RNAcentral holds the full RNA, with entries from ENA. The part of an RNA shown here (large-subunit ribosomal RNA, domain III) has 385 nucleotides and comes from a Gammaproteobacteria bacterium.

Context: one part of a larger RNA
RNA sequence: GAGUAGCGAUAAUGCGGGUGAAAAACCCGCACGCCGAAAGCCCAAGGUUUCCUGCGCAACGUUAAUCGGCGCAGGGUGAGCCGGUCCCUAAGGCGAGGCCGAAAGGCGUAGUCGAUGGGUAAUAGGUUAAUAUUCCUAUGCCGCAUAUAACUGCUAUGGGGGGACGGAGAAGGCUAGGUCAGCCGGGUGUUGGAUGUCCCGGUACAAGCGUGUAGGUAGGCUCUUUAGGCAAAUCCGGAGAGCUAUUACUGAGGCGUGAUGUGGAGUCCUCUUUUGGACGAACUGAUUGAUGCCAUGCUUCCAGGAAAAUCCUCUAAGCUUCAGGUUAUAUGUGACCGUACCCCAAACCGACACAGGUGGGCAGGGUGAGAAUCCCAAGGCGCUU
Numbered sequence: 001g002a003g004u005a006g007c008g009a010u011a012a013u014g015c016g017g018g019u020g021a022a023a024a025a026c027c028c029g030c031a032c033g034c035c036g037a038a039a040g041c042c043c044a045a046g047g048u049u050u051c052c053u054g055c056g057c058a059a060c061g062u063u064a065a066u067c068g069g070c071g072c073a074g075g076g077u078g079a080g081c082c083g084g085u086c087c088c089u090a091a092g093g094c095g096a097g098g099c100c101g102a103a104a105g106g107c108g109u110a111g112u113c114g115a116u117g118g119g120u121a122a123u124a125g126g127u128u129a130a131u132a133u134u135c136c137u138a139u140g141c142c143g144c145a146u147a148u149a150a151c152u153g154c155u156a157u158g159g160g161g162g163g164a165c166g167g168a169g170a171a172g173g174c175u176a177g178g179u180c181a182g183c184c185g186g187g188u189g190u191u192g193g194a195u196g197u198c199c200c201g202g203u204a205c206a207a208g209c210g211u212g213u214a215g216g217u218a219g220g221c222u223c224u225u226u227a228g229g230c231a232a233a234u235c236c237g238g239a240g241a242g243c244u245a246u247u248a249c250u251g252a253g254g255c256g257u258g259a260u261g262u263g264g265a266g267u268c269c270u271c272u273u274u275u276g277g278a279c280g281a282a283c284u285g286a287u288u289g290a291u292g293c294c295a296u297g298c299u300u301c302c303a304g305g306a307a308a309a310u311c312c313u314c315u316a317a318g319c320u321u322c323a324g325g326u327u328a329u330a331u332g333u334g335a336c337c338g339u340a341c342c343c344c345a346a347a348c349c350g351a352c353a354c355a356g357g358u359g360g361g362c363a364g365g366g367u368g369a370g371a372a373u374c375c376c377a378a379g380g381c382g383c384u385u
Base pairs, nucleotide, nucleotide: 013031014030015029016028017027018026032382033381034380035379040362041361042360043359046342047341050340051075052074053073054072055071056070060068061067080141081140082338083337084336086119087118088117092113093112094111098107099106100105122139123138124137125136126135142334143333144332145331146330147329148328149327150326151325152324153319154318158314159313160312161311166301167300168299169298172294173293174292177288178287179286180285181284183202185199186198188196204262205261208257209256210255211254215250216249217248218247219244220243221242222241223240224239225238226237228236229235263283266279267278268277269276302305348357349356364376365375366374
């Protein structure tokens, strides 16, 4: 220079009360304003205690601070069914032997790893200051082991099936959700009028179990035979014969149950605030309607769209009074790791409490073709002079 520029989006504040040494900024209340395919909610990645409570204000916070993602202390993350671990494989990695190479090492078979993919099983309500598909209540489901009963050829690293998959398009059936009406509870001004108007709620109710529908696919069953499936096969494939037609497989939703339960506007009692306790009405119908489900379906096209295991089945060696298998019931068992909090952000990546960047899911009302626009709900904020 200079007490100058600046104090980081022009979404916006005002008042009352409280606390306090001190209040424009903290807490409570009222009013106003802003977002609302987000500036709301839930995850992944990443962060790693920032979460909650008490105490505190030197520093940090572009000002003050009684406040804080700050300091100190204490507390907080509960799982058979969520995710990982586990089983399986992809690209790719490693790689016994092996091949190559002065050496180091390179490649690679059998294998062994490797998710961003495949593989068993849980929902609703309640609860904490802070966790919950994890705790509690209720109702389930899955795997394994053992026992009992009935029936019984059991067995794989091998064979077969299955898993098992592209793009685009169209039509249909549903549901979530919405809207309206009915029903239930509450209120009803005097200012000219308003007992037919206004406000709230009607959720759900889920998984599971039973039924097996709209729809989709294919014929189904039995028998004989067989050069294929590296051996075998009753399995699959090939060939043939017979019987039979709503037959088999699949399949949303609906209905019943789950539920004599839970929830529920509100009412009453208690309380200094927060709160705690008890009771608890209605809980129907119509309409609209998804980008969700049926659907990995259907139609069509060429660029022709993973693999392996779980699973089902077949036998080989072997075992065959056994062991084993199937079904039912009962009992037992289900370890370990993650789980707080932020997550379009003041907590991640940007040296900052930085107008930048960051994958997925949810998707209410009015307007509308619409996830546009503008205005709202739930919810969250007024961007720290």